[in-house]
Record summary: A computed fold for a 351-nucleotide part of an RNA from a Minisyncoccia bacterium, annotated as small-subunit ribosomal RNA, central domain. The coordinates come from a structure-prediction model, not an experiment, and the mean pLDDT is 86. Its Rfam family is "Bacterial small subunit ribosomal RNA". The source organism's lineage runs through Bacteria, Bacillati, Minisyncoccota and Minisyncoccia. The full RNA is in RNAcentral, with records from SILVA.
Context: one part of a larger RNA
C1' cells in the first nucleotide's frame, strides 16, 4: 500500500457557505487523448518460467533447442463507453406567478401573576429554618394582613406524540424590518448540478475586557449544624456570576453518540401543513397526491441490541475520520488567544 471499517466495540468534522480537486441528465454529428484490434521493431547474454530432448542408475542438479511474459516506440484501423468540441432538449438546478404554516431572526414598545424593597394603616409576641437544632430575624414592632409606590428576571395557563431554523437554538402580547420553507398549475433559462481539501461565516454554557445593571438565584466566603474528622450532603447569609450594550474566546454526552447528494426497494397507524376531487345547506368528514413529524411492522441489514421509504436495506458520486490498552489529548513546536486556554500533535517506557 492491498484490503476491512466508523449507532452503542477504535473511528461522521458542531454547523453550514464556499475555492481548487474529484464526479455528474437525454439526444445528434465530429475528433481520436484515455480505450481496443492487427503489424512492424525493442524489451543484451547468463539466470528465473513454460514444452521437448540429452547428461550422470533416478531425482535435485548440469546441459541444448524452442517459446512467452511485462513495457515501451511506431504504423494502419474502430468508435461502443469515458474525455474534448460543435448544436439541440427538459425529466435534475434555478427563476416569475398564486395560495399558504410557523416559538425562525433583528429591533423597538406592551400586560398580568410571582418575588423582593420602601412609605402607611391594622396588630403583638413570636418568626423562619431542620431528621432534630443551632446560627438568623424581632418590642427601635417582626411574622401575619389592607393599601400606594419603586425595581430587576422570567413568561403560568394555551402546550401537544405541535411547530421554525444549518446547527447552536427558538414561546406574554402588539408593531416595524428581514431569512429560509411548502404547495398548484401555466410560463421561463437550459445541466446553470453534487460534493468540498484549503478557507470564510455562525456557534450553548462558563469564561474574559470596558460601560451599565442587579429583584430573586448563586461558585468563592463567613457563620450553624452532622460527624471520629466533614475543606461536603442540611441550615442561616453571601460576592462574583447570571441581565444589557459593544469587543473576545469557539469549546459540550455541540447526540439521532448515526456525514451530504441521488436513485430503487411491502404494508399498517397518529399527527402537523398545503392542494385536488367527491358528498353536504353548512362546519364536516372521507378519497387522492405532495411537503414534514411519530409509532409499529415485510424482505433485507446487524455480533446482538436493534434499524427497517426520515435505513443500520440496495446501489453510485464527494468529503471527514479509524488501526491494541496505558503512558496522552501529554511533552516539544507552530498558528490563534488580552487571559483561562483552543487547535495541531508524538516519542521513550509498560502491559
Nucleotide at each position: 500500500u492491498u484490503g476491512g471499517g466508523c449507532g452503542u466495540a477504535a473511528a461522521g468534522g458542531g454547523u453550514c457557505c464556499g475555492u481548487a480537486g474529484g464526479c455528474g441528465g437525454u439526444c445528434g454529428g465530429g475528433a481520436a487523448a484515455g480505450u481496443c484490434u492487427a503489424a512492424a521493431g525493442u524489451c543484451a547474454a547468463a539466470u528465473a518460467c513454460c514444452u521437448u530432448g540429452a547428461g550422470c542408475u533416478u531425482a535435485a542438479c548440469u546441459u541444448a533447442a524452442g517459446g512467452g511474459a511485462c513495457g515501451c516506440u511506431u504504423u494502419a484501423g474502430a468508435a461502443a463507453c469515458u474525455u474534448c468540441c460543435c448544436g439541440a432538449c427538459u425529466a435534475g438546478a434555478g427563476g416569475g406567478c398564486g395560495u399558504u404554516a410557523g416559538a425562525g431572526g433583528c429591533u423597538g414598545a406592551u400586560g398580568g401573576a410571582a418575588c423582593g424593597g420602601u412609605c402607611g394603616g391594622u396588630g403583638u409576641a413570636g418568626g423562619a429554618g431542620u431528621g432534630a437544632a443551632a446560627u438568623c430575624c424581632g418590642u427601635u414592632g417582626a411574622u401575619a394582613u389592607c393599601g400606594a409606590c419603586c425595581g430587576g428576571a422570567a413568561c403560568a395557563c394555551c402546550a401537544a406524540a405541535u411547530g421554525c431554523g444549518a446547527a447552536g437554538g427558538c414561546a406574554u402580547u402588539c408593531a416595524g424590518c428581514u431569512g429560509g420553507g411548502a404547495u398548484g398549475g401555466c410560463c421561463c433559462u437550459g445541466a446553470c448540478g453534487c460534493u468540498g481539501a484549503g478557507g470564510g461565516a455562525c456557534g450553548a454554557a462558563a469564561g474574559c475586557g470596558u460601560g451599565g445593571g442587579g429583584a430573586g438565584c448563586a461558585a468563592a466566603a463567613a457563620g450553624g449544624a452532622u460527624u471520629a474528622g466533614a475543606u461536603a450532603c442540611c441550615c442561616u447569609u453571601g460576592u462574583a456570576g447570571u441581565c444589557c450594550a459593544c469587543g473576545c474566546u469557539g469549546u459540550a454526552a455541540a447526540c439521532g453518540a448515526u456525514g451530504g447528494a441521488c436513485a430503487c426497494u411491502a404494508g399498517c397507524u397518529a399527527u402537523u401543513u398545503g392542494a385536488a376531487g367527491u358528498g353536504u345547506c353548512g362546519a364536516c368528514c372521507c378519497u387522492u397526491c405532495a411537503a414534514g413529524u411519530g409509532g409499529u411492522g415485510a424482505a433485507g441489514c446487524u455480533a446482538a441490541c436493534g434499524c427497517g421509504u426520515u435505513a443500520a436495506g440496495u446501489g453510485u458520486c464527494c468529503c471527514g475520520c479509524c488501526u491494541g490498552g496505558g503512558a496522552a489529548g501529554u511533552a516539544c513546536g507552530g498558528c490563534g488567544g488580552c487571559a483561562a486556554c483552543g487547535u495541531u500533535g508524538a516519542a521513550a517506557c509498560u502491559c